[in-house]
RNA sequence: UUUUGUUAAAGGCAAACCUAUCGAAAGGUAGGGACGCAAAGCUAUGGGUCUACACCUAUUUUGGUAUGACUGCCAGGCUGCCAAA
Numbered sequence: 001u002u003u004u005g006u007u008a009a010a011g012g013c014a015a016a017c018c019u020a021u022c023g024a025a026a027g028g029u030a031g032g033g034a035c036g037c038a039a040a041g042c043u044a045u046g047g048g049u050c051u052a053c054a055c056c057u058a059u060u061u062u063g064g065u066a067u068g069a070c071u072g073c074c075a076g077g078c079u080g081c082c083a084a085a
Stems, first nucleotide, its partner, number of pairs: 002085004012037002017032006035072001041078003045075003048070003055064002
């Protein structure tokens, strides 16, 4: 430096749920809490998924649509601890 992640060791992150708060919502943030994770670190670049304030349309329980969101949906890019080869 490259590959691999099973062996440990030092550690790291934190699902659901609850509380508070922001938001039209999806969802985010903070605290508690641990389902799990070898990148569950960063990045909205590609695909996919979710929402629909506004807008268009319909008629009165409509439908469409991302400029919004999801990186713990799958990949790509960048970076990192340890061990083995």
Description: c-di-GMP-I riboswitch aptamer from Desulforamulus aquiferis, 85 nucleotides, folded computationally. It matches the Rfam family "c-di-GMP-I riboswitch aptamer". Rfam's curators write: GEMM was predicted in a large-scale screen for bacterial structured RNA regulatory elements. Rfam links the family to the GO term cyclic-di-GMP binding.